The RNA shown here (SAM riboswitch aptamer (S box leader)) has 119 nucleotides and comes from a soil metagenome. The prediction has a mean pLDDT of 82. The model forms 97% of the base pairs in the Rfam consensus. The RNAcentral record of the sequence draws on MGnify.

[in-house]
RNA sequence: CUCAUCGAGACCGGCUGAGGGUCAGGCCCUUUGAAGCCGGGGCAACCGCCGCCGCCAACCACGUCGGAAAGGUGCCAACUCCUGCGGAUGCUUGGCGCGAGCCAAGCCCGACAGAUGAG
Repeated sequence: CUCAUCGAGACCGGCUGAGGGUCAGGCCCUUUGAAGCCGGGGCAACCGCCGCCGCCAACCACGUCGGAAAGGUGCCAACUCCUGCGGAUGCUUGGCGCGAGCCAAGCCCGACAGAUGAG
């Protein structure tokens, strides 16, 4: 840099001692011990492993699906904790206006950013 996934799931001790949740604004967690380190445990299924089928003359490779979870990662508060940019050519509600329209909020959709895996 590219692709994929991100509303589920998962702790107990020891050491230590004030912070942590990416950033900003919120909001939350935390001396009934934060983050970190150590030991053990667990969750999940991205790589890897096994298998049916497809493809092929056949094997390999590749693809869908399924299985197990030894190995390589990852993770074990809250929707990626919420919002942050765009959409009124998406829906709803409220307000303003004689009107055409305008404004705001909520939801929804998309992006940006972030996290993890693979290349």